[in-house]
Molecule: transfer RNA
Organism: Promethearchaeota archaeon
RNA sequence: AGGGGGGUGGUCUAGUGGUUAUGACGCCAGUCUCACACACUGGAUAUCGCGGGUUCGAUUCCCGCCCCUCCUA
Repeated sequence: AGGGGGGUGGUCUAGUGGUUAUGACGCCAGUCUCACACACUGGAUAUCGCGGGUUCGAUUCCCGCCCCUCCUA
């Protein structure tokens, strides 16, 4: 320098043009226990990397940029 894959709650992750964005772990509260843990129940946490475009509507499609990773030179 060129090319592939990826960026989504605190962490990891699913999702894919249709408006409550999925699950696990973690966190908080409750039940349980003498207490802790486990288990169960409930709850909070996402400008979906940034900017622009297409569209009635974008997390999803298109363009540019940034970051991570792999390959080639």